[in-house]
């Protein structure tokens, strides 16, 4: 000087409770008390544990959003059938219009079916997350009395 920690010497320190105080509250502060402590010294830097706020997780709701579904209208420079015209000796192709049919999509009626978003309720809890508390819960960091084995 580092480790370690004695039926060592000097001391230091104070739990549980009690009374006054501060705190919503975990807890802190003062006095008394000692259950204990080699750092039970000081420090919230990491973890545990605890306190107070939020609070997803339950229930109801009503068409606010999208989805699916549905009721009517509308409808393509789309597809498909028919008719019929233009060119032809004739027909194919092409080019253009009419009717039907499906459909895209648009606008509208409605289901609480299914996410989500808002509301109200219930609250025995509770993820999570903010704030704090705790150093005599551990880690770690800093500093320290005395020196047997």
């Nucleotide at each position: 000087a580092u480790u370690c920690g004695a039926c060592a010497a000097a001391g230091g320190u104070a739990a549980a409770c009690u009374c006054c105080g501060a705190g919503u509250g975990a807890u802190c502060g003062g006095a008394g008390g000692a259950c204990g402590c080699a750092a039970a010294g000081u420090a919230a830097a990491g973890g545990g544990u605890c306190u107070u706020g939020u609070a997803a997780c339950c229930g109801u709701g009503g068409a606010c959003a999208g989805u699916a579904u549905u009721u009517g209208u509308g409808a393509a420079c789309a597809g498909u059938g028919u008719c019929a015209g233009u060119a032809u000796a004739a027909a194919u192709a092409a080019c253009a219009g009419a009717c039907g049919c499906u459909u895209a999509c648009a606008c509208u009626u409605a289901u609480a079916a299914c996410u989500g978003a808002c509301a109200c309720g219930a609250u025995a809890g509770a993820a999570a997350u903010a704030a704090g508390a705790u150093a005599g819960c551990c880690u770690u960091a800093c500093u320290g009395c005395c020196g047997a084995a």
Molecule: c-di-GMP-I riboswitch aptamer
Organism: Candidatus Jettenia ecosi